Transfer RNA from a Defluviitaleaceae bacterium, 74 nucleotides, folded computationally. Model confidence (mean pLDDT): 80 of 100. It matches the Rfam family "tRNA". From the family's description: Transfer RNA (tRNA) molecules are approximately 80 nucleotides in length.
[in-house]
RNA sequence: GGCGGGAUAGCUCAGCUGGCUAGAGCAUCUGGUUCAUACCCAGAGGGUCGGGGGUUCAAGUCCCUUUCCCGCUA
Numbered sequence: 001g002g003c004g005g006g007a008u009a010g011c012u013c014a015g016c017u018g019g020c021u022a023g024a025g026c027a028u029c030u031g032g033u034u035c036a037u038a039c040c041c042a043g044a045g046g047g048u049c050g051g052g053g054g055u056u057c058a059a060g061u062c063c064c065u066u067u068c069c070c071g072c073u074a
Stems, first nucleotide, its partner, number of pairs: 001073007010026004019057001028044005050066005
């Protein structure tokens, strides 16, 4: 240099053939439970879906470009 994969909550990830409000587990906080802590139960907060542009009535999802990470190859 060429090719492929990846970037979504603090962390690990899901998200199908574009569709109705963007989710799960863990973590954090609040409440319950307990003499108390842990476990357990209920709830809450937390998102520029890497950045920019385009297509569309509608984009995490499709297209272009760009940054970073991983792999293959010359």